[in-house]
C1' cells in the first nucleotide's frame, strides 16, 4: 500500500426482502433448600464501532473513518 471479511446488552451469537432489536450464558428479585447448587417465576441493561448520506421508515442500502483478523505485494 491493494484486496477480503468481522464489530449488535457484561461474555458467545441471531437478526430474512428496510418496518418498534431478540436468543443463551450472566446479573438482580422472589420461590423452592437449615443454607448452597440446581430448578422455576418475575424483571433491569444495548440504538447496533464512528460519521454523513438515501428512505415516511436503516442493525439491514451508499460513501467515509476507525479496530482487529486474513490474503497478495
Nucleotide at each position: 500500500c491493494g484486496g477480503g471479511a468481522u464489530g449488535u446488552g457484561g461474555c458467545g451469537c441471531a437478526g430474512u426482502u428496510g418496518g418498534u432489536a431478540g436468543c443463551g450464558c450472566a446479573c438482580u428479585a422472589c420461590g423452592u433448600u437449615c443454607g448452597g447448587g440446581a430448578c422455576g417465576u418475575a424483571g433491569g441493561g444495548g440504538u447496533c464501532g464512528c460519521g454523513u448520506g438515501u428512505u415516511c421508515a436503516a442493525g439491514u442500502c451508499a460513501c467515509g473513518u476507525c479496530a482487529u483478523c486474513c490474503c497478495g505485494a
This is a predicted structure of a 73-nucleotide RNA (transfer RNA) from a Bacteroidaceae bacterium. Lineage of the source: Bacteria > Pseudomonadati > Bacteroidota > Bacteroidia > Bacteroidaceae. Its Rfam family is "tRNA". Rfam's curators write: Transfer RNA (tRNA) molecules are approximately 80 nucleotides in length. Model confidence (mean pLDDT): 81 of 100.